The RNA shown here (transfer RNA) has 74 nucleotides and comes from a Verrucomicrobiota bacterium. The sequence was found in a public genome assembly.
[in-house]
RNA sequence: CGGGCUGUAGCGCAGCCUGGUAGCGCACUUGACUGGGGGUCAAGGGGUCGUGGGUUCGAGUCCCGCCAGCCCGA
Numbered sequence: 001c002g003g004g005c006u007g008u009a010g011c012g013c014a015g016c017c018u019g020g021u022a023g024c025g026c027a028c029u030u031g032a033c034u035g036g037g038g039g040u041c042a043a044g045g046g047g048u049c050g051u052g053g054g055u056u057c058g059a060g061u062c063c064c065g066c067c068a069g070c071c072c073g074a
Stems, first nucleotide, its partner, number of pairs: 001073007010026004020057001028044006050066005
């Protein structure tokens, strides 16, 4: 310098191909059961989807630039 993959809740991930209410597990908070811990059950909170633009009635999703991590080539 060129190419590929990845970036979504505290952590691990799905959702992308096919644009239309942002989800799952664990974790966290509250309550019940228990003498307590642990465990089980019920309820609840937490996201500007890496970043800046574009397209569109509408973008996590499509297009372009940039940033970060990993890999390959030179």
Notes
Rfam family: tRNA. Its family is annotated with triplet codon-amino acid adaptor activity in the Gene Ontology. The source organism's lineage runs through Bacteria, Pseudomonadati and Verrucomicrobiota.